[in-house]
């Protein structure tokens, strides 16, 4: 220098001016002035997980739903890290929905003799009354897939793991290394089609609704009602039967003494205003532990909170000439979109010294 | 803002692993003096991108577009 791999960061800047939103202060109650702050790495999709709120302080079981190598991280996860197995690349490295098909059921169109329990179209071999009958599963043909272990030898009428040797697959056991998935070595068996992003089985997780959740008056009266219980059977108790609301699939179970409607007064004027609402699993730096994800300690920082919805216009200068795109309860992830710029580490090839 | 769902010819609409029906519409023909009606023939489709599978409209993931529902209380 060329071609790449991985990771991280930025994603117009500066100044002036006119506006907008919120907090605070002052003046004042129509508001005005000053000051501080004012979108993102994805604010997006709403695909997962959690906080928070209501319904039992959310309980048990069934149903339903979800996940799937191992060990860790985490508030949690379908996320992340490291490793294992498989696949790709010369390599750095990348991809992997990766439990079970030797529990059961289903499906495998067309073609084909046959699609998994039984069979045989061509072929090969034996017999033959020449019509066939029997053996075979090596070879051909059909198909995405053909009975499912390749090569060589033996064997046979012809053949075949039928037998043997080597190589390979796989189950069990033993040894060994590893926390583990698993690796390596040895012994001993087996010959099993595919499909579980088909039903299903195994293990683990899982209540529902979502900030349009939800919170937020006082006093008095009337009406009908439920429960605490009432009624019935019974002399009574016990027991049995009937009658009730909520927990938003069902059952068990649980819950409380009040709730509902309506009227009056005070209060309030409204498709409104208030709370929830932004200080939080928060951000930055340094050190420590850990391969890492991450955790801990110390110091420092405060960084939108609207409710028709603010973050913009214009001017000047500069450059690499500016992409995708706009918060609406909050947070951790994933996915998708994105002009370009920069940095670090690493790989391969070539040339030159 | 949150939640639920849908996408198959020009329109409506079935199919849920194995060549996408059916009706209306369009085109051509028969019939007719010409038309209408009727009859016959025929064209045009699984929103897009990946994955699972021998095979995907169907199953799974993502994207795009569209539809519906939800704003306590007096």
């Nucleotide at each position: 220098c060329c071609a790449g791999a991985u990771u991280a960061u930025c994603g117009g800047c500066u100044g002036a001016u006119c506006g907008c939103g919120u907090g605070c202060u002052u003046c004042u109650u129509g508001g005005a002035a000053g000051u501080a702050c004012g979108a993102g790495g994805a604010a997006a999709g709403u695909c997962c997980g959690g906080g928070c709120a209501g319904c039992a302080u959310a309980g048990g079981g069934a149903a339903g739903g979800g996940c799937a190598g191992u060990c860790g991280c985490u508030a949690a996860c379908g996320g992340c890290g490291a490793c294992c197995g498989g696949g790709g690349g010369c390599g750095a490295c990348c991809c992997u929905a990766g439990g079970g098909a030797a529990a059961g059921u289903g499906c495998c169109a067309c073609a084909g003799a046959a699609a998994c329990g039984a069979a045989a179209c061509c072929g090969c071999c034996a017999c033959u009354u020449c019509g066939g009958u029997g053996g075979u599963a090596a070879g051909g043909g059909u198909g995405a897939a053909a009975u499912g272990a390749g090569c060589g030898g033996g064997g046979u009428a012809a053949g075949a793991g039928c037998c043997c040797g080597c190589a390979g697959u796989u189950g069990u056991c033993c040894g060994u290394g590893g926390u583990g998935a698993c690796g390596c070595g040895g012994a001993u068996g087996a010959g099993a089609g595919g499909u579980a992003a088909a039903c299903c089985c195994u293990g683990c997780c899982u209540g529902c609704u979502g900030c349009a959740a939800g919170g937020a008056g006082a006093u008095g009266g009337a009406u009908a009602c439920u429960u605490g219980g009432a009624g019935g059977c019974c002399u009574a108790a016990a027991g049995c039967c009937u009658c009730a609301a909520g927990c938003g699939u069902c059952c068990c179970g649980c819950u409380a003494a009040g709730g509902a409607u309506u009227c009056a007064u005070c209060g309030c004027a409204a498709a409104a205003a208030c709370c929830g609402c932004u200080c939080g699993a928060g951000c930055g730096u340094a050190c420590c532990g850990g391969c890492a994800a991450c955790g801990g300690u110390a110091c420092g920082c405060c960084u939108a909170g609207a409710u028709a919805g603010a973050u913009g216009g214009c001017c000047a200068g500069c450059c690499a000439c500016g992409a995708c795109a706009g918060a609406a309860c909050c947070c951790g992830g994933c996915u998708u979109a994105c002009a370009g710029a920069u940095a670090a580490u690493c790989u391969g090839a070539c040339c030159a010294c | 803002g949150g939640c639920a769902c849908c996408a198959u010819g020009g329109c409506g609409g079935a199919g849920u692993g194995g060549u996408u029906a059916c009706g209306c519409a369009g085109a051509g023909g028969u019939c007719u003096g010409c038309a209408a009606a009727a009859c016959c023939u025929u064209u045009u489709a699984c929103a897009c991108c990946g994955g699972u599978u021998c095979g995907a409209u169907u199953c799974c993931g993502g994207u795009u577009g569209g539809u519906g529902c939800c704003u306590c209380c007096a």
This is a predicted complex of two RNAs, RNase P RNA and transfer RNA, with 427 nucleotides together. The prediction has a mean pLDDT of 76. Rfam match: Bacterial RNase P class A. About the family: Ribonuclease P (RNase P) is a ubiquitous endoribonuclease, found in archaea, bacteria and eukarya as well as chloroplasts and mitochondria. The family's RNA type in Rfam is ribozyme.